RNA sequence: GCCCAAGUAGCUCAGUGGUAGAGCACUUCCAUGGUAAGGAAGGGGUCCAGGGUUCAAUCCCCUGCUUGGGCU
Repeated sequence: GCCCAAGUAGCUCAGUGGUAGAGCACUUCCAUGGUAAGGAAGGGGUCCAGGGUUCAAUCCCCUGCUUGGGCU
């Protein structure tokens, strides 16, 4: 330099055009003599950035950035 993949909650990842979810973690409560495990409820997201398409974009297209991999 060229090619490919990924970027979504604190972490690991789903989702795939129509008001964004799970597990773990966190908070409160229940329970226990107490702790852990367990049960119930809850908070937390400018979906990497900019532009385009669309009635509508996390999702499709373009460009850039970051990370990983491959080729030379």
A computed fold for a 72-nucleotide RNA from a bacterium, annotated as transfer RNA. The sequence was found in a public genome assembly. It matches the Rfam family "tRNA". It is annotated as a transfer RNA. Model confidence (mean pLDDT): 81 of 100.